A computed fold for a 92-nucleotide RNA from a bovine gut metagenome, annotated as Glycine riboswitch aptamer.

[in-house]
């Protein structure tokens, strides 16, 4: 990387158009919610550099920088089923 299996959360929301009717999908408007595609942001007791010290090193102190997530935000995406789905297992 590929294939297969498992895989949560949250309105089958309301109004209008469309549709033979109902629903879905699509378009427009309105609130309420979810976090596990993707994306945003952040830490030191760790690491790097400098300062300070008569000088060097260590320790301690100060300054600056680097770095993560299932955390965070909710941009995107999602809120019956289907699809998707972080992550895990198996096989190659």
């Nucleotide at each position: 990387u590929a294939u297969c299996c498992g895989g949560a959360g949250a309105a089958g929301c309301c109004c209008g158009c469309c549709g033979a009717a109902a629903a879905a999908a699509g378009c427009g408007g309105g609130u309420g919610c979810c976090g596990a595609a993707g994306g945003u942001g952040c830490a030191a007791c760790g690491c790097c550099g400098g300062c300070a010290u008569a000088a060097c090193a260590a320790c301690a102190g100060c300054c600056g920088g680097c770095u993560a997530a299932u955390c965070u935000c909710u941009c995107a995406g999602g809120c019956a089923a289907a699809a998707g789905g972080a992550c895990g297992g198996a096989u190659a």

The coordinates come from a structure-prediction model, not an experiment, and the mean pLDDT is 78. The sequence is in RNAcentral, with records from MGnify. Its Rfam family is "Glycine riboswitch aptamer". Gene Ontology term of the family: glycine biosynthetic process. From the family's description: This family represents the bacterial glycine riboswitch.